This is a predicted structure of a 62-nucleotide RNA (transfer RNA) from a marine eukaryotic metagenome. The RNAcentral record of the sequence draws on MGnify.
RNA sequence: UGGGUAGUUCAGUGGUAGAAUAACUGGCUUCCAACCAGUUGACCCGGGUUCGAACCCCGGCC
Numbered sequence: 001u002g003g004g005u006a007g008u009u010c011a012g013u014g015g016u017a018g019a020a021u022a023a024c025u026g027g028c029u030u031c032c033a034a035c036c037a038g039u040u041g042a043c044c045c046g047g048g049u050u051c052g053a054a055c056c057c058c059g060g061c062c
Stems, first nucleotide, its partner, number of pairs: 003062002007021004015051001023039005044060005
């Protein structure tokens, strides 16, 4: 000085947290894979500012 967000890779510049992939369920198939439909799953920790913080400020950890 830059970064920490789903199992993984990444978005998200103060007002509902998203995508891809993975996992699971169903369909398709003689079976598997691929494909189609759906489901589950996350803001590193503590404090401050604010009506409201993933986002701004301070400290800590990595």